[in-house]
Molecule: Bacterial RNase P class A
Organism: Mangrovitalea sediminis
RNA sequence: CGAGUUCGCUGGACAGUCGCUGUCCUGCCGCUUCGGUGGCGGGAUGGAGGAAAGUCCGGGCUCCAUAGGGCAAAGUGCCAGGUAACGCCUGGGCGGCGUGAGCCGACGGAAAGUGCAACAGAAAGUAUACCGCCUAAGCGCUUCGGCGCCGGUAAGGGUGAAAUGGUGCGGUAAGAGCGCACCGCGUGGCUGGCAACAGUCCACGGCGAUGGAAAACCCCACUCGGAGCAAGACCAAAUAGGAGUCCUACGGUGUGGCCCGCACUGGACUCGGGUAGGUUGCUAGAGGCCGACGGUGACGUCGGUCCCAGAUGAAUGACUGUCCUUGACAGAACCCGGCUUACAGGCGAACUCCUUUC
Repeated sequence: CGAGUUCGCUGGACAGUCGCUGUCCUGCCGCUUCGGUGGCGGGAUGGAGGAAAGUCCGGGCUCCAUAGGGCAAAGUGCCAGGUAACGCCUGGGCGGCGUGAGCCGACGGAAAGUGCAACAGAAAGUAUACCGCCUAAGCGCUUCGGCGCCGGUAAGGGUGAAAUGGUGCGGUAAGAGCGCACCGCGUGGCUGGCAACAGUCCACGGCGAUGGAAAACCCCACUCGGAGCAAGACCAAAUAGGAGUCCUACGGUGUGGCCCGCACUGGACUCGGGUAGGUUGCUAGAGGCCGACGGUGACGUCGGUCCCAGAUGAAUGACUGUCCUUGACAGAACCCGGCUUACAGGCGAACUCCUUUC
């Protein structure tokens, strides 16, 4: 210089005019039961995001509700921490990818059981004999070279992703953990580590638990009520205190299913009628920012400081001028912590690799 990896910030700016909306202050005119209320103004000040998206997780909050236990179902799945909690985050272990910085992991169990694996191949579950090897033993033949039957074999070759531990030596008729050495595997111990795990460590075992796969069923450990702001509360108004059918106390109902328990004493369905207006919930929070201390880190503790949208057919728009980085993805609707997805351009930091120079 170039190419990469990881993390952080930003997401057009400024000025003017008019317009929208929340809160506060305030002027005038009416009504008034003197509480307030209606109309027309004025001023100050605040007004979408890093993802507001997805609705995938976890909660706060509200109701069922006085509310418990179990089963099934569901979720997670290495270890240790963080957190209100989580399927999230941090650190570590193991495995995989990458030269590397780094990235990814649906990461408990195959020796409890059931099931599955195309094609090729002899055979893909206590194996198997396609091509082969063996004249050791036994039988037969022999031109005495050997041939055939029987039998042994899985070391060699082939097929395949994978062939029933690997390499070497010995042994054998030829071979084979058949024996031995080393490696691998299993069991037990020792050492380090909180642990997951690791080990040029020690001892024993020739070693059937073929190997794969549980993101198949399953087993194991832990977690685990439901519904949701259209939750819920209050006010006002209107209607038909309507009609019919079924079950009905050894019954029935009670916010997913079943059982037990508990509470209550009615419940289900069909037809028909009325209302759907207003207030609240609704924004001061597991809150933001700054600093100190502790910690590898996520984060925690302490101190200081700030108030930063609350719409409701749905608020922030239009115009003009200037500047340059020429503007991407994209709009809150109860709130918060995450994850995932989308993103033009700009800025910054750390680390890795190639080449060159010193």